[in-house]
RNA sequence: GCCCUCAUAGCUCAGUGGUAGAGCAGCUGUUUUGUAAACAGCCGGUCGUUGGUUCAAAUCCGACUGAGGGCU
Numbered sequence: 001g002c003c004c005u006c007a008u009a010g011c012u013c014a015g016u017g018g019u020a021g022a023g024c025a026g027c028u029g030u031u032u033u034g035u036a037a038a039c040a041g042c043c044g045g046u047c048g049u050u051g052g053u054u055c056a057a058a059u060c061c062g063a064c065u066g067a068g069g070g071c072u
Base pairs, nucleotide, nucleotide: 001071002070003069004068005067006066007065010024011023012022013021018055026042027041028040029039030038048064049063050062051061052060
């Protein structure tokens, strides 16, 4: 220098055009003499940035940034 993959909640990840989700973590409650476990609920997101396509974009396209990998 060229090519590929990835970027979504505190963490690990789903979600391939029509209301953003799960598990763990955190908080509250129930239960217990108490803790843990279990159960119920709650909290937590401008979906990396920017522009485009579309009635509508986390999703499709371009550029950029960052991370990882490959070739020379």
Background:
This is a predicted structure of a 72-nucleotide RNA (transfer RNA) from Anaerolineales bacterium HSG25. The prediction has a mean pLDDT of 82. Rfam family: tRNA. Rfam links the family to the GO term triplet codon-amino acid adaptor activity. Taxonomically the source falls in Anaerolineales (Bacteria, Bacillati, Chloroflexota, Anaerolineae). RNAcentral holds the sequence, with entries from ENA and MGnify.